[in-house]
Molecule: transfer RNA
Organism: Pirellulales bacterium
RNA sequence: GCGCCUGUGGUGUAGCGGUAACACGCUAGCUCGCCAUGCUGGAGUCGCGAGUUCGAGUCUCGCCAGGCGCU
Numbered sequence: 001g002c003g004c005c006u007g008u009g010g011u012g013u014a015g016c017g018g019u020a021a022c023a024c025g026c027u028a029g030c031u032c033g034c035c036a037u038g039c040u041g042g043a044g045u046c047g048c049g050a051g052u053u054c055g056a057g058u059c060u061c062g063c064c065a066g067g068c069g070c071u
Base pairs, nucleotide, nucleotide: 001070002069003068004067005066006065007064010024011023012022013021018054026042027041028040029039030038047063048062049061050060051059
């Protein structure tokens, strides 16, 4: 330099173009004599910028970051 893959709550991961989900963590209440466990709820997310579309986490382009390969 070229090609390919990945980027989603704090962490690890799902997600046929149509309400962003699960586990752990955090937090509030309940439970309990207290803690832990358990139960119920809540906050918190699509790397950045454009494009296509009625509608984009998803498709296209560029950039950035990480990984792999070739030279």